[in-house]
Molecule: small-subunit ribosomal RNA
Organism: Candidatus Anderseniibacteriota bacterium
RNA sequence: AAUAUUAAGAGUUUGAUCCUGGCUCAGACUGAACGCUGGCAGUAUGGAUAAGGCAUGCAAGUCGAACGAUCUUCUUUUCUGAUUUGAUAGCAAUAUUAAAAAAGUUAAGAAGAUAGUGGCAAAUGGGUUAGUAACACGUUGGAAAUCUACCCGAGAGUGGGGAAUAAUUCGCCGAAAGGCGGACUAAUACCCCAUGGUCCAUAUAUACGAGAGUAUAUAUGGUAAAGAUUUAUCGCUCUCGGAAGAUCCUGCGUCCUAUCAGCUUGUUGGUGAGGUAACGGCUCACCAAGGCUAUGACGGGUAGGGGAUGUGAGAGCACGACCCCCAACACUGGAACUGCGACACGGUCCAGACACCUACGGGUGGCUGCAGUCGAGAAUCUUCGGCAAUGCACGGAAGUGUGACCGAGCGAUACUGCGUGCAGGAAGAAGGCCUUCGGGUUGUAAACUGCUGUCGUAUGGGAAGAACUUUGACGGUACCAUACAAGAAAGGGGCGCCUAACUCUGUGCCAGCAGGCGCGGUAAUACAGAGGCCCCAAGCGUUAGUCGGAAUUAUUGGGCGUAAAGGGUCCGCAGGCGGAGUAGUGCGUCUUCUGUGAAAUCCUAUCGGCUCAACCGAGAGGCUGCAGUGGAUACGACUACUCUUGAAGCAAGGAGAGGUAAGCGGAAUUCCUAGUGGAGCGGUGAAAUGCGUUGAUAUUAGGGAGAACACCAAUUGCGAAGGCAGCUUACUGGCCUUGUCUUGACGCUCAGGGACGACAGCGUGGGGAGUGAACGGGAUUAGAUACCCCGGUAAUCCAUGCCGUAAACGAUGCAAACUAGGCAUUGGGAGUAUCGACUCUCUCAGUGUCGAAGCUAACGCGUUAAGUUUGCCGCCUGGGUAGUACGGUCGCAAGACUAAAACUCAAAGGAAUAGACGGGGGCCCGCACAAGCGGUGGAGCGUGUGGCUUAAUUCGAUGCUAAACGAGGAACCUUACCUAGGUUAGAAAUCCAACUGUAUAUCGCAAGAAAAGGCGAUAGCUUCGAGAUCGUUGGACAGGUGCUGCAUGGUUGCCGUCAGCUCGUGUUGUGAAAUGUUCCCUUCAGUGGGGUAACGAGCGCAACCCUUAUCGUGUGUUGAUUUUCACACGAGACUGCCGUGGUUAACACGGAGGAAGGUGGGGACGACGUCAAAUCAGCAUGGCCCUCUGACACCUAGGGCUGCACACGCGCUACAAUGGAUAGGACAAUGAGAUGCAACUACGCGAGUAGAAGGAAUCUUUUAAACCUAUCCUCAGUUCGGAUUGGAGUCUGCAAUUCGACUCCAUGAAGCUGGAAUCGCUAGUAACCGUAAAUCAGCUCGUUACGGUGAAUACGUUCUCGGGCUUUGUACUCACCGCCCGUCAACUCAGAAGAGUUGAUAGUACCCGAAGACCCUGCUUCGCAGGGGCCACGGUAAGAUCAAUGAUUAGGAGUAAGUCGUAACAAGGCAUCGCUAGGGGAACCUGGCGAUGGAUCACCUCCUUU
Repeated sequence: AAUAUUAAGAGUUUGAUCCUGGCUCAGACUGAACGCUGGCAGUAUGGAUAAGGCAUGCAAGUCGAACGAUCUUCUUUUCUGAUUUGAUAGCAAUAUUAAAAAAGUUAAGAAGAUAGUGGCAAAUGGGUUAGUAACACGUUGGAAAUCUACCCGAGAGUGGGGAAUAAUUCGCCGAAAGGCGGACUAAUACCCCAUGGUCCAUAUAUACGAGAGUAUAUAUGGUAAAGAUUUAUCGCUCUCGGAAGAUCCUGCGUCCUAUCAGCUUGUUGGUGAGGUAACGGCUCACCAAGGCUAUGACGGGUAGGGGAUGUGAGAGCACGACCCCCAACACUGGAACUGCGACACGGUCCAGACACCUACGGGUGGCUGCAGUCGAGAAUCUUCGGCAAUGCACGGAAGUGUGACCGAGCGAUACUGCGUGCAGGAAGAAGGCCUUCGGGUUGUAAACUGCUGUCGUAUGGGAAGAACUUUGACGGUACCAUACAAGAAAGGGGCGCCUAACUCUGUGCCAGCAGGCGCGGUAAUACAGAGGCCCCAAGCGUUAGUCGGAAUUAUUGGGCGUAAAGGGUCCGCAGGCGGAGUAGUGCGUCUUCUGUGAAAUCCUAUCGGCUCAACCGAGAGGCUGCAGUGGAUACGACUACUCUUGAAGCAAGGAGAGGUAAGCGGAAUUCCUAGUGGAGCGGUGAAAUGCGUUGAUAUUAGGGAGAACACCAAUUGCGAAGGCAGCUUACUGGCCUUGUCUUGACGCUCAGGGACGACAGCGUGGGGAGUGAACGGGAUUAGAUACCCCGGUAAUCCAUGCCGUAAACGAUGCAAACUAGGCAUUGGGAGUAUCGACUCUCUCAGUGUCGAAGCUAACGCGUUAAGUUUGCCGCCUGGGUAGUACGGUCGCAAGACUAAAACUCAAAGGAAUAGACGGGGGCCCGCACAAGCGGUGGAGCGUGUGGCUUAAUUCGAUGCUAAACGAGGAACCUUACCUAGGUUAGAAAUCCAACUGUAUAUCGCAAGAAAAGGCGAUAGCUUCGAGAUCGUUGGACAGGUGCUGCAUGGUUGCCGUCAGCUCGUGUUGUGAAAUGUUCCCUUCAGUGGGGUAACGAGCGCAACCCUUAUCGUGUGUUGAUUUUCACACGAGACUGCCGUGGUUAACACGGAGGAAGGUGGGGACGACGUCAAAUCAGCAUGGCCCUCUGACACCUAGGGCUGCACACGCGCUACAAUGGAUAGGACAAUGAGAUGCAACUACGCGAGUAGAAGGAAUCUUUUAAACCUAUCCUCAGUUCGGAUUGGAGUCUGCAAUUCGACUCCAUGAAGCUGGAAUCGCUAGUAACCGUAAAUCAGCUCGUUACGGUGAAUACGUUCUCGGGCUUUGUACUCACCGCCCGUCAACUCAGAAGAGUUGAUAGUACCCGAAGACCCUGCUUCGCAGGGGCCACGGUAAGAUCAAUGAUUAGGAGUAAGUCGUAACAAGGCAUCGCUAGGGGAACCUGGCGAUGGAUCACCUCCUUU
């Protein structure tokens, strides 16, 4: 280069939205652990915690070809020879001879073994990560400042001699470990002599080099060696070189902390010496006084470093198991010895802790080697086989050793592969689950049929791994062949959303779940179980941890007006950055090439080996780094020389509450003195405290004091900010304008540092009029430590010294450049114009406002940027804890600056939107107020409710919107309640089965409270079967005014007959949303008109409907009728006409005509919605509950719903003369009436009774009453009022006692117009008067209708209540009955302080001082003795740091329903907030200064539009 690889979001703050911002999830990974489950194989991997303690065995030996000795075996041999056998002689005993031979022995040899001397190894391999923040590690360089046994190459050599010692043996001590002494002996052990090479040292000369120095030559001095043997070789000594290893130095890189800021005395350097393999303060003596540090020294904490590993698109972040490299350590601390190499894991010495043995005298030990054990822990394996392979040590070799290593075992710990079958099979089996009961689903799944043989089992065969004569632990393993048989082999988690996957049952804020949001309070896809489904699969989940997502520390790649965040302001060192031109250098920068960047890992269009894969092997690239070399020179840097535009200066002008000091002035206030005067003043919402007859307030005059400077005055001006205002003078800082003037980048910013810095506060000395924390008093209030009032100290003022903070704000750092304008204003300059002033144009520097582009989450900003860029500084990283604790610095103090954590929450927050709300504003309406009329609240009675009572007083309704309501009619019934007696398939419904010809119907009898049951009589059907009906029994079922109106339907109330509520399309806005629907006029009205980024539409309004007022036509009953009445159909009224006003409008006002005039009156009709409003007892209905065990079901009688210290609501009747009583007289309408209305007649005082015509426009109810006329009563508890009570009756009804209505006689209570408060009504209305009806056997003061008589008042919208529109504020959205703050009380938690106590760590000073090496001295000198300093451990003392703990103390955090108040959010009811000071149970209050992040109204200014 090519190629390849390569970037995802979601949930959660809100009523909703956008943003900010945190929390949480989905992914990958791990030496993991835990839960459930578990067939096989391969490859990896396995004490992460206590570097805690360790029983036992093994882990480093080897060489006899270095050496002496000992033992065993064998061979040959010397000597002896038990014993045995043969031969000969002998009758025999026996003798002679020959052979064999155990055992011993001499010499030589061979093989093997052993301790010792000696050599090499033991410094490798193996383990661990405690220490170490360091040249420890990594990387680049350097050593001319170095060493190296074994190995390789080259050169030279290997001569002569000597003294010992272990082993062994003898003796002694000791329990042991071990030690001492005497005697003997060998070597490749040790020593001496010789020889040797520029090998070493010294000196000299020459050459090279900048120099340090190097090379060569010469002279003098010094230093070596070992033998063995099988005769091949192997060794030994010296020198040079190599390889490999080791050591030292160096640039760069390498964690957190500044609440660690100063550290250092061998410290920094020099000279000399010592020491080392070697440089060097490495060590010592002397000299000098240096060295390090904000580019973070010193201190504290943490940590082995790297290759790599995990993750990530990458940059990064995290990490350092296994494997490789380096370092460090080996019970703890110190030390050296030996050696090429160690200050030595399985060596030595000393000290300490621990453990073991002991005869108590003394000894021994070191698993952070492999196994294994205890302990601690969530947790990590066999006391295995083998040296066959690969290596290592020794050896000439054979070989020996090797817990290195190779293998096996255990563990799903990880990765990878395989399997648990395959094909067919619908009666879609059974079972399970669900169900709308039809079915669906599990499900071709199973059963069943056929097939195969991975794996498994059995049998047989059977490797490679061995480059080499031998040798295979693994292993009878891998693999192959044959046979058998679907046989032994599936689980885990999940199913509300994120997130793939849903139903039933149980439970009932319980049990429980939960990663976040959250789920569970009787219909839970969220808990538990089941069925089904989803995901992964020999695993699956959980927990812990890392990276990612997180652009949530932002280099890539964030921010700071209001969300967290600009330092209170300026000056300024270091630092960072820096105008124009030319030349040079080539440090940065770019580039060619070279070296290196170990291997493994990683990656790849390459290839190979295990059946594949994981795994392993080969090759190539890469490892973004460092160093060197050559080149380029734009930019940055450096050097040199120039320039003028940045900056500064100079000259001439200018404005100003800029600063400091001194002096002067008038008004006001207060005090004092004097005069006048005479009763109040003062203060407030209203008062009081206070002052005043000892003369106040008021007023006049004079005098004193202190503080502040009206008007001018202004979005004015000046200053860095804080801040600055009467006038004058003196001194003084900065700024602006003009100039063809001067210098020549001198600049910008600025950590640390310095200066200034409102008010309050502090110290000292003055001063003190007014104001005024604290304090006192008066009010207010439930209280009032406040708001209001009367007083009043500090303070406020001056001088001087501190403090150093504010909402120190434009909540906006400083500097520079660029990017439309309009208008206003301050100070200059130039021009135009003018006699002059104003004016007009341009321009510089300010101060404001509106706006283009652009930016912004939006609000908004917009040449005075929050736009577009650059430089530098400061600051932020969820809320709370907390600007707090501890530490430090400063301060007289108050306190300031710096500045955390534990713990806790899932939010906290910004801007804008729609609502709701406000003791915010504007406009408008309503019997809302006002103006009127009449009531209620007081009395008695009626009635309803609460409460109380009761066996029961059935239930519901509870502010407006319950309470003469459900109920339009509770004596029984109703009735649901209570008591008592009864029934149980039921009083009523449907179905099935069985049984009985008597089971049907009617009547009677006695007991009983009745129900129910018993007995008897009569009547009747038949086809004698079935069926129907009825009864009994059994079974499916009935029944419930039982619960839930917060599971519901339907219906209803209220806001409200208020004028509103919405949609489509378009447009605006990131969006929620807005617009339309706002604005002006108008209307009862979102009614209409005009305007308008809207144009239209829907539900509401209005109209259509009913009724009523006028008329017409038609029809109709009635004794009749023009009328009237009833019914039906029409007419009429529309701002149509005129005038005025208004925009030539809508419309308003007035008028005409008309029965009626501006919706004519009344009714029905009730938008979107609100109140989980009311009703499961009108009805219907889901779910639950009761009932076949006798009821919460059903029947019956009686009682209760009517109960009465009391409270409330709605009514009636009254309190009287506008009246009552008596007598007479007049005028309605709507209705109702065959289980009824009843005329009329008679009787009764009467309620009524007895007869009874009529009987629907005809009859009846039915005399309407108030009213009118006349008389009496004459203001009184009455001739008012009628309660209560006694007596006598009537009616209804089975029944009137609890508990009906009415009548008559008698009785004759309270009450003389009603407190606070409150209700209705605007015209045929209120008020007054009577009538009818529904319900109903009877019962009304209630309800609903009907007519009669028939008013008063409304200026008006300030106030009260309710409502509509609009605007504004909001921390409310369950929406003000909201939200919310603090003390106190209870419990829990973490941290801080705390008299102290305990422990750890690191140092300082002093004491002691083992082993050891060093130095000195001495001696009987391979050593010993004495002394010295160094020095581990230990001790003493005073401090430091860090932990643990501590009576108690203060604050913080948390908790369903504690106490006190109500501080904040609306003008939050005293606007809030910041700093400061004082006060107070508490939130807080008050004073001083400041901010707007304050509502409302008015005015001024500015702006916009016309």